[in-house]
RNA sequence: CAGCGUGUGGGAAAGUUUGGGAAUCCGCGUGCUUCGGGAGCACGAGAUCGUCGGUUCAAAUCCGACCACGCUGA
Numbered sequence: 001c002a003g004c005g006u007g008u009g010g011g012a013a014a015g016u017u018u019g020g021g022a023a024u025c026c027g028c029g030u031g032c033u034u035c036g037g038g039a040g041c042a043c044g045a046g047a048u049c050g051u052c053g054g055u056u057c058a059a060a061u062c063c064g065a066c067c068a069c070g071c072u073g074a
Base pairs, nucleotide, nucleotide: 001073002072003071004070005069006068007067010026011025012024020057028044029043030042031041032040050066051065052064053063054062
């Protein structure tokens, strides 16, 4: 320098194919239970989906540029 892949709550991770409601697990908060803790059960909070721009009635999803990391080649 070129090509490819990955980036989504505190952590992991599905969803991208075919554009319309952002799952799930762990963790966290509250309540029940317990002498207390843990475990269990119920409920709840937390993500403008790497950044910027574009297309569209509507973008995590499509298009472009850039950033970070990884792989391959020169």
Transfer RNA from a Planctomycetota bacterium, 74 nucleotides, folded computationally. Its Rfam family is "tRNA". The coordinates come from a structure-prediction model, not an experiment, and the mean pLDDT is 81. The source organism's lineage runs through Bacteria, Pseudomonadati and Planctomycetota.